Background:
c-di-GMP-I riboswitch aptamer from a Gammaproteobacteria bacterium, 90 nucleotides, folded computationally.
RNA sequence: UGCUGACAAGGGCAAAUCCGCCGUGAGGCGGAGACGCAAAACCACCGGUCUUGAGGGUUAGAGGGGCCCGAAGACAGCGGGGUUGCCGGC
Numbered sequence: 001u002g003c004u005g006a007c008a009a010g011g012g013c014a015a016a017u018c019c020g021c022c023g024u025g026a027g028g029c030g031g032a033g034a035c036g037c038a039a040a041a042c043c044a045c046c047g048g049u050c051u052u053g054a055g056g057g058u059u060a061g062a063g064g065g066g067c068c069c070g071a072a073g074a075c076a077g078c079g080g081g082g083u084u085g086c087c088g089g090c
Base pairs, nucleotide, nucleotide: 002090003089004088005087012037013036017032018031019030020029021028022027035077041083042082043081045080046079047078048075049074050073055069056068057067058066059065
């Protein structure tokens, strides 16, 4: 440097759920908690999924309400890609 995660050591992260706060929401942050994870570290570039406050449409005489559309929002623990990186093996 490349490939790799069968074995080992020291460690690391933390799903669901619960509590608090923030957000219309998806969800985020902190605490508890561990389903899992060798990039479960970071980045929305590509695909995907999710959400709907603004805005638009529809029904109505009108308003409210309902329903639909709607990323500029969310997910990096959905896949790909990019950046960085511990230990071991070859």
The source organism's lineage runs through Bacteria, Pseudomonadati, Pseudomonadota and Gammaproteobacteria. It matches the Rfam family "c-di-GMP-I riboswitch aptamer". Gene Ontology term of the family: cyclic-di-GMP binding. The prediction has a mean pLDDT of 84.